[in-house]
RNA sequence: GCGCCCGUAGUUUAAUGGAUAAAAUACUGGCCUCCGAAGCCGGGGACUACAGGUUCGAUUCCUGUCGGGCGCA
Numbered sequence: 001g002c003g004c005c006c007g008u009a010g011u012u013u014a015a016u017g018g019a020u021a022a023a024a025u026a027c028u029g030g031c032c033u034c035c036g037a038a039g040c041c042g043g044g045g046a047c048u049a050c051a052g053g054u055u056c057g058a059u060u061c062c063u064g065u066c067g068g069g070c071g072c073a
Stems, first nucleotide, its partner, number of pairs: 001072007010025004018056001027043005049065005
């Protein structure tokens, strides 16, 4: 330099055109306990890497940039 894949909550993953973006874990409040852990019930947290485009509508499709991984040279 060229090709392919990936980027969503602190973390690990869902959602492949139609919604108020879902869950686990972590965090936090309560119950329980002598106190904790475990368990049970609740709460908050992501405008989806960034910028454009297509569409009535984009996490999803297209283009560019940035970052990461793999392969080729």
Molecule: transfer RNA
Organism: Minisyncoccota bacterium